Predicted 3D model of a 115-nucleotide RNA (SAM riboswitch aptamer (S box leader)) from an Anaerolineaceae bacterium. Rfam family: SAM riboswitch aptamer (S box leader). Rfam describes the family as follows. The SAM riboswitch is found upstream of a number of genes which code for proteins involved in methionine or cysteine biosynthesis in Gram-positive bacteria. It was read from a public genome assembly, where an Rfam model found it. The source organism's lineage runs through Bacteria, Bacillati, Chloroflexota, Anaerolineae and Anaerolineaceae.

[in-house]
């Protein structure tokens, strides 16, 4: 890097260095000189893996916090498809539009696994 599986509505920030960007991509919309990214220090959240207890074992539950992770906004919202709505049409078939909600997908993120 690609693949497989699981999760993604909750939760949790101060200081120092730094000096203009950041929120993956695109479109929005936000954040930022009242200081962005990045790095460091000290906190915090959570509980994927590890470990421990219950159990013959698996599953599961509970505990713990060693390895990760996270600490603006639902993964900030949307991107593709469907349902719902409206319009065109005498009607059926069909076509079109925008917003919102819902469902699924795609993409992404994190963990674990083997390669």
């Nucleotide at each position: 890097g690609a693949c497989u599986c699981a999760u993604c509505a909750a939760g949790a920030g101060a200081g120092g260095u730094g000096g203009a960007g950041g929120g993956a991509c695109c479109g929005g919309c936000c954040c930022a000189c009242u200081g962005a990214a990045a790095c460091c220090u000290c906190g915090g959240c959570a509980a994927c893996c590890a470990c421990g207890a219950u159990c013959g074992a698996u599953c599961a539950u509970c505990g713990c916090a060693g390895g990760u992770g996270c600490u603006a906004a639902c993964u900030c919202c949307g991107g593709c498809a469907g349902a719902u709505u409206c319009c065109c049409g005498g009607g059926u078939g069909g076509g079109g539009a925008a917003u919102a909600u819902c469902u699924g997908g795609a993409a992404g993120a994190u963990g674990a696994g083997g390669u």